[in-house]
Molecule: transfer RNA
Organism: bacterium
RNA sequence: GGGCAUUUAGCUCAGCGGUAGAGCGCUUCGUUCACAUCGAAGAGGUGACAGGUUCGACACCUGUAAUGCCCA
Numbered sequence: 001g002g003g004c005a006u007u008u009a010g011c012u013c014a015g016c017g018g019u020a021g022a023g024c025g026c027u028u029c030g031u032u033c034a035c036a037u038c039g040a041a042g043a044g045g046u047g048a049c050a051g052g053u054u055c056g057a058c059a060c061c062u063g064u065a066a067u068g069c070c071c072a
Stems, first nucleotide, its partner, number of pairs: 001071007010024004018055001026042005048064005
């Protein structure tokens, strides 16, 4: 220098253009003498960044960035 993949909650990851979700973690309440377990409720997202297409974009297109892999 070229190619490919990934980027979504604190962590690991879903989501075939129409309300952003799960598990774990966190907070509160209940249960216990207490802790754990269990049950209930809740908080937490500029969807890497910018632009475009569309009535509508996490998703499609372009560029940029970061990380990983391959080639030279």